[in-house]
RNA sequence: UUUCAGGGCGAGGUGCAAUUCCUCACCGGCGGUAAAAGUCCGCGAGCCGAACAAUGGCUGAACCGGUGUGAUUCCGGUACCGACGGUAAGAGUCCGGACGGAAGAAA
Numbered sequence: 001u002u003u004c005a006g007g008g009c010g011a012g013g014u015g016c017a018a019u020u021c022c023u024c025a026c027c028g029g030c031g032g033u034a035a036a037a038g039u040c041c042g043c044g045a046g047c048c049g050a051a052c053a054a055u056g057g058c059u060g061a062a063c064c065g066g067u068g069u070g071a072u073u074c075c076g077g078u079a080c081c082g083a084c085g086g087u088a089a090g091a092g093u094c095c096g097g098a099c100g101g102a103a104g105a106a107a
Stems, first nucleotide, its partner, number of pairs: 001107004010024004025093002027082002029043004038080002046058003062078005084096003
C1' cells in the first nucleotide's frame, strides 16, 4: 500500500396492533491460552462529555461431571448473556446510522 474482516425469528399463542410480549426455535467478531472459548485474560464494536477529534471513563453472561501430562476451551449435561435510535406494542435475530468504522488476518 492492497484485499478481506458478524451470525441469527422458523412454528404456535395473545392482541386492534408484536419477526419486539409468552412457549418452543435460532446466532456467536478478533488476539491469547500446556488443547479448539459468546460466558477465562485482553481487544474491537457500542455507550458517556453541548458538538467534532484526541485523551479519558463505562461496557454482558457458567457451572457440574468425564477424558487427558495439560482443557472454566474438547466430550456429556444443565444454565446464562447480548449497544444506540426507530416501530401499530417492549427487539441479540426486523429497519436505520452503515456502500460506515474496526480489533485483526492475508498478500

RNAcentral holds the sequence, with entries from MGnify. FMN riboswitch aptamer (RFN element) from a sheep gut metagenome, 107 nucleotides, folded computationally. The model forms 100% of the base pairs in the Rfam consensus. The prediction has a mean pLDDT of 84.